[in-house]
Molecule: transfer RNA
Organism: marine sediment metagenome
This record gives sequence, structure tokens and C1' cells, in this order.
RNA sequence: GGGCGGAUAGCUCAAUUGGUUAGAGUACUAGCUCGACACGCUAGGGGUUGUGGGUUCAAGUCCCACUCCGCCCA
Repeated sequence: GGGCGGAUAGCUCAAUUGGUUAGAGUACUAGCUCGACACGCUAGGGGUUGUGGGUUCAAGUCCCACUCCGCCCA
């Protein structure tokens, strides 16, 4: 230098052919339970979907550029 894959909650990951308010597990907070902790049950908070543009009535999803990570080729 060229090709491919990836970036979404603190962490690990979903999100169907572009369409309802972006969800799950775990973690965190509060309550219940227990002599206490853990476990368990219930509820809650937490997201500029890597950055910047474009297309569209509507973009996590499609298009372009860039950044970062991984793999392959040279």
C1' cells in the first nucleotide's frame, strides 16, 4: 500500500428486507427476604448506536470520507 471483518448501556452482545418508545444478560442502586452476608424476588437509573457528511417522510440499518481494533496479502 491492497482486501475482509468489527465499533450499540460499565462489561459481553442482540436489533428480522429502513418503520411503534434502541433491547437482553451481567454489573450498579433501592426495597423485600435473612440474625448478618451471599443467593433469591420486585422495582429503578444508565445510550449523542466510533466521528463528520449524504439519501429518505423516516437511518443502529443504505451511500461517501475519516479514526481506532483484529485478520489476510504484498